Context: one part of a larger RNA
């Protein structure tokens, strides 16, 4: 290559939206392009297979069928893909009534606490450590009242709780708004799944410009541990942590599990709907978790939220080191991002 794989052994893309292409639900019914049979022509000769034949045998060589799996014209088959046509309601969608949520945005308020200012009371100590320093304090600190200023984060409620595709989201109100669930079964009639590229969104740090800075802290300075200590401790401390606006676009962005459909015992718990009912039990639809059975796995272990059994469809992997380097392209203000190797060597 065929292939076998991808939760930890090398491998799921951070995540949606979607274009192209791949795939696609029941039932009737035309076509025949796919497919499947038949004819008919071609599919050079060598080779190669079968048989027989020549050279004393064999290698050689002749002869005769096969074969040459293919291709074209044409006659037909409709079960299957496919196209046309018509229906259909269970997949998807909309309607309707409903509740639940830190879901997003934007503004507005609130109260606790650290800090720092100003007053009052007060006086030798405070602060820190393993223990000590270095700092702070009689210019009067720490403690304590009472006032003020500002920043940033929202105890308890809280929960293997909820919401979101994922990143993530936690004070309270308003106001705009996005999604999912339940109940019903009115309506639409396969309208769907996946998704190369494409576009959108992404913790943190980091860049930019302009605010802002209260507590924290890369860096730094300085005490101390130490044999050294460019650390772990300690006392300060700047960028930044916080806002608008614009980039970066990478994480153990993890379940280290791509996405979607269907089929495979059960038990317990918890959240949100429906039914039902004194209150429940017990049911049933979506979610979040422990256990476990078939099965599965190298185990450990996953087990209706599968890592069971099965299609679709995208991404990925192919001994370690060299390397996620190195050159080329393309992104970026930059930092660096993405793509992505060889020689070597074991």
């Nucleotide at each position: 290559c065929u292939g076998g794989g991808u939760g930890u052994a090398a491998a799921g893309g951070g995540u949606g939206u979607g274009u192209a292409g791949g795939c696609g639900g029941g039932u009737c019914u035309g076509c025949a392009a796919g497919u499947c049979a038949g004819a008919u022509g071609u599919g050079a000769a060598a080779a190669c297979u079968a048989u027989g034949g020549g050279c004393u045998u064999a290698a050689c060589c002749c002869a005769u069928a096969g074969c040459c799996u293919g291709c074209a014209u044409u006659u037909g088959a409709a079960a299957c893909u496919g196209u046309g046509g018509a229906u259909c309601u269970u997949g998807a969608g909309c309607g309707u009534g409903g509740g639940a949520g830190a879901g997003g945005u934007a503004a507005a308020c609130g109260g606790a606490a650290u800090u720092c200012c100003c007053g009052g009371u007060g006086u030798a100590g405070c602060g820190g450590u393993g223990a000590a320093a270095u700092g702070c304090g009689u210019a009067g600190a720490u403690a304590u009242c009472g006032g003020g200023a500002g920043g940033a984060a929202c105890a308890c409620c809280a929960g293997u709780g909820g919401c979101g595709a994922a990143g993530g989201c936690g004070g309270u109100u308003u106001a705009c708004u996005g999604g999912a669930c339940c109940a019903u079964g009115a309506c639409u009639g396969a309208c769907g799944c996946u998704g190369a590229g494409a576009c959108a969104c992404g913790a943190a740090a980091g860049c930019g410009u302009g605010g802002g800075g209260a507590g924290c802290a890369a860096a730094c300075a300085g005490g101390a541990u130490u044999a050294g200590a460019u650390a772990c401790c300690c006392u300060g401390g700047u960028a930044g942590u916080c806002c608008g606006c614009a980039c970066c676009g990478u994480a153990a962005a993890c379940g280290a599990u791509g996405a979607g459909u269907g089929c495979u015992c059960g038990u317990c718990a918890u959240c949100g709907g429906c039914g039902a009912c004194a209150g429940a039990a017990u049911g049933u639809c979506g979610g979040u978790g422990a256990c476990u059975u078939a099965g599965g796995g190298a185990a450990a272990c996953c087990g209706u939220u599968a890592a069971g059994c099965a299609c679709u469809c995208c991404a990925c992997c192919u001994g370690g080191g060299g390397a996620g380097u190195a050159c080329g392209c393309c992104g970026g203000c930059a930092a660096c991002g993405g793509u992505g190797a060889a020689a070597c060597u074991c």

The prediction has a mean pLDDT of 88. A computed fold for a 346-nucleotide part of an RNA from an uncultured bacterium, annotated as small-subunit ribosomal RNA, central domain. Rfam family: Bacterial small subunit ribosomal RNA.